Background: RNAcentral holds the sequence, with entries from MGnify. Predicted 3D model of a 73-nucleotide RNA (transfer RNA) from uncultured Methyloprofundus sp. Taxonomically the source falls in Methyloprofundus (Bacteria, Pseudomonadati, Gammaproteobacteria, Methylococcales). Rfam family: tRNA. The family's RNA type in Rfam is transfer RNA.
RNA sequence: GCGAUAUAGCUCAGUCCGGUUAGAGCACAGGAUUCAUAACCCUGGGGUCGAAGGUUCAAUUCCCUCUAUCGCC
Numbered sequence: 001g002c003g004a005u006a007u008a009g010c011u012c013a014g015u016c017c018g019g020u021u022a023g024a025g026c027a028c029a030g031g032a033u034u035c036a037u038a039a040c041c042c043u044g045g046g047g048u049c050g051a052a053g054g055u056u057c058a059a060u061u062c063c064c065u066c067u068a069u070c071g072c073c
Stems, first nucleotide, its partner, number of pairs: 001072006009026004019057001028044004050066002053063002
């Protein structure tokens, strides 16, 4: 210098084409089951969508700048 990525405690989807409540699995808490534990089942909590700004009636999504991580030269 170029490219990719950043969303729940962890791993990720969603963005392409802006719109009604931002989701899944695992983990965590409670319950049920069991002599007990694990597994299975039910319920629940948990997110300023990396940061600031701009466009818009409306931004996780578009534009600009920056930060961090990874890769290439």